The prediction has a mean pLDDT of 83.
This is a predicted structure of a 138-nucleotide RNA (SAM riboswitch aptamer (S box leader)) from uncultured Verrucomicrobium sp.
NCBI's taxonomy places the organism under Bacteria, Pseudomonadati, Verrucomicrobiota, Verrucomicrobiales, Verrucomicrobium.
RNA sequence: CUCUUAUCGAGAGCGACGGAGGGACUGGCCCUAAGAUGUCGCGGCAACCGGGAAGCGAUUUCGAUCCCUUCCGACAGGUGCUAAUCCCAGCAUUGGAGAGGGAAAGAAAGACUUUCCCCGCCCGGUGAAGGAUAAGAG
Numbered sequence: 001c002u003c004u005u006a007u008c009g010a011g012a013g014c015g016a017c018g019g020a021g022g023g024a025c026u027g028g029c030c031c032u033a034a035g036a037u038g039u040c041g042c043g044g045c046a047a048c049c050g051g052g053a054a055g056c057g058a059u060u061u062c063g064a065u066c067c068c069u070u071c072c073g074a075c076a077g078g079u080g081c082u083a084a085u086c087c088c089a090g091c092a093u094u095g096g097a098g099a100g101g102g103a104a105a106g107a108a109a110g111a112c113u114u115u116c117c118c119c120g121c122c123c124g125g126u127g128a129a130g131g132a133u134a135a136g137a138g
Stems, first nucleotide, its partner, number of pairs: 001138008013042005021031003025090004043082003048078002051072005057066003086130001091127006098119001100118007
C1' cells in the first nucleotide's frame, strides 16, 4: 500500500506546548483568540486481538482442537478512542404526507367529487459507495 472479515445511535477528562483554522472530501450545520485541530503528560472509556471461566454443537489418537453464546479482566500485553448517530446529506430503492400537472368517470353545463398516472420539496425504512478502527493475508 492492497485485499478479506467484523463493528461504527452507548461510553470517556484535566493540565502543558502551540497559535489558526478545524470537523476525511463536496454542500450544510457545528467547534474555535473565553485558544479549536494537532503534540506531550497523567487520567478515563472501551473487550477488536491476546488472557481466564462457563455453556451448546462438531471432530478426536481422548491429550485436545474448531465454531457460536455468556461472564470476568484494562499495569500481564498490542492497538484504539476520549464534541455533536461515521454530526447530517451525497448513489439506488421503497413507504408516507403533499403543492402542482394530466387522463377517465359522475354532475344538464359549471362549481365540485372519486379513481388512476406523472411528480420537485419534506418526513422515514433498507441497501450500497466512501470513511474510521481492529484482526488476518499478500